[in-house]
RNA sequence: GCGGAUGGCCGGAUAGCCGCGCCUUUAUGGUGAGGAACGUCCGGGCGGCAUGGAGAAACGGCGCCGGGUAACGCCCGGCCGGGGAAACCCGAGGGAAAGCGCCACAGAAAUGAAACCGCCUCUUCGGAGGUAAGGAUGAAACGGUGAGGUAAGAGCUCACCGCGCCCCUGGCGACAGGGGCGGCACGGCAAGCCCCGCCGGUCGCAAGAUCGAAUAGGGUCGGCUGCUCCUGACGGGGCAGGGGGUCUCCGCCCCGCUGACCGGGUUGAUCGCAAGAGGCGCGCGGCGACGCGCGUCCCAGAUGAAUGGCUAUCUAUGGGGCCUCGGCCCCGGGACAGAACCCGGCGUACAGGCCAUCCGCGCCA
RNA sequence: UCCCUGGUAGCUCAAUGGUAGAGCAACCGGCUGUUAACCGGUAGGUUGCAGGUUCGAGACCUGCCCAGGGAGCCA
Numbered sequence: 001g002c003g004g005a006u007g008g009c010c011g012g013a014u015a016g017c018c019g020c021g022c023c024u025u026u027a028u029g030g031u032g033a034g035g036a037a038c039g040u041c042c043g044g045g046c047g048g049c050a051u052g053g054a055g056a057a058a059c060g061g062c063g064c065c066g067g068g069u070a071a072c073g074c075c076c077g078g079c080c081g082g083g084g085a086a087a088c089c090c091g092a093g094g095g096a097a098a099g100c101g102c103c104a105c106a107g108a109a110a111u112g113a114a115a116c117c118g119c120c121u122c123u124u125c126g127g128a129g130g131u132a133a134g135g136a137u138g139a140a141a142c143g144g145u146g147a148g149g150u151a152a153g154a155g156c157u158c159a160c161c162g163c164g165c166c167c168c169u170g171g172c173g174a175c176a177g178g179g180g181c182g183g184c185a186c187g188g189c190a191a192g193c194c195c196c197g198c199c200g201g202u203c204g205c206a207a208g209a210u211c212g213a214a215u216a217g218g219g220u221c222g223g224c225u226g227c228u229c230c231u232g233a234c235g236g237g238g239c240a241g242g243g244g245g246u247c248u249c250c251g252c253c254c255c256g257c258u259g260a261c262c263g264g265g266u267u268g269a270u271c272g273c274a275a276g277a278g279g280c281g282c283g284c285g286g287c288g289a290c291g292c293g294c295g296u297c298c299c300a301g302a303u304g305a306a307u308g309g310c311u312a313u314c315u316a317u318g319g320g321g322c323c324u325c326g327g328c329c330c331c332g333g334g335a336c337a338g339a340a341c342c343c344g345g346c347g348u349a350c351a352g353g354c355c356a357u358c359c360g361c362g363c364c365a
Numbered sequence: 366u367c368c369c370u371g372g373u374a375g376c377u378c379a380a381u382g383g384u385a386g387a388g389c390a391a392c393c394g395g396c397u398g399u400u401a402a403c404c405g406g407u408a409g410g411u412u413g414c415a416g417g418u419u420c421g422a423g424a425c426c427u428g429c430c431c432a433g434g435g436a437g438c439c440a
Base pairs, nucleotide, nucleotide: 001361002360003359004358005357006356007355008354009353010352012314013313014312015311016310017309018308020032021031022030023029034336038347039346041345042344043343044342045341046204047203048202049201052250053249054248055247056246059200060199061198062197063196064078065077066076067075068074079093080091081090082089083088094195095194099193100192101189102188103187116135117134118131119130120129121128122127143161144160145159146158147157148156162184163182164181165180166179167178168177169176170175208271209270210269211268218262219261220260221259222258223257224256225240226239227238228237229236230235241255242254243253244252264439265438278297279296280295281294282293283292284291285290315334318331319330320329321328322327366436367435368434369433370432371431372430375389376388377387378386383420391407392406393405394404395403413429414428415427416426417425
């Protein structure tokens, strides 16, 4: 210098004028979008729900190991597998000897067994038997390679590899290394059903609370109890219980409640609502995610919804011109996007630029 | 804020994880004096996009994009 990998940061700056929202001590005041405020895909806080609590079922989700965290499907560190020459990257990564299902076409055969061509033996030449080396089909063919063996062959036998079981060593563990035994019995798919383990009650700030306004607390159709007493009836009382969940137990509520629809009314105010799993700096512990301690700061709060516009100077970058070749002049010009209860993640979008570390190649000393 | 559904030929819709099809439309030919109807034939597909699972994906899974729809106050 070129090519690549990883991690992080910025994403216009300053000043003046005009304007907008909020706060206040009402003035020459303070403050005012983001790394994603986005998608709404996960996890929580917070609030409600008497069908409330506990358990179970159903349903949904997650899935190597250890750790972090309020929690997570997130993050960190590892293991195993795959990719790359390397730095490094990727992985929904439990169970297929619990069961069911599927494996099109081709092929003899797709896990029940079996044999198309071939090889070998016998033959009455029609065939019968043995075999699974080789060929052929397929995404996948009932262990692979080599040697022995055989009529030809075959884990039939042996060595190595693979697989399964047991033991030892190391590691918290996933797992790794080693030894022994087994002649192979066990194809693939669980992002098909399923099994095992773990997690989840449900609804969401238009939650929810208070105040106020208005209307007809009207109509229709349903759902849900028996006995008995008083009374002429309406109605009321008692007993048994009944009803409200997917089920059980405890509890609670109701016995005139409740569901749907039609019709009617309003289009208000305040709280929730911004001091928080908060930001920044330093120190300590940890490989790290992160934790602990100290100091310091207060940092949007709207409700058709503020956060904008103009000017000047500068600044990345782009185009053109001059030329003394690294400077000058002119023009243009700033990505994605934009709070709406809050927080932790993930995913997606993003003009352009900066920093650090690492890998490979080339050149110079 | 919370949910639901869909995206396949120009249009409307099919397709059990196993060769992507039907009707209408388009084009060509026939029939007819001509047109329509009718008959025969032909072409036309990034199954919204990108990854993954699988031997194999329109379908299964994940993430985006687009379109459409629903619920909420008082009583």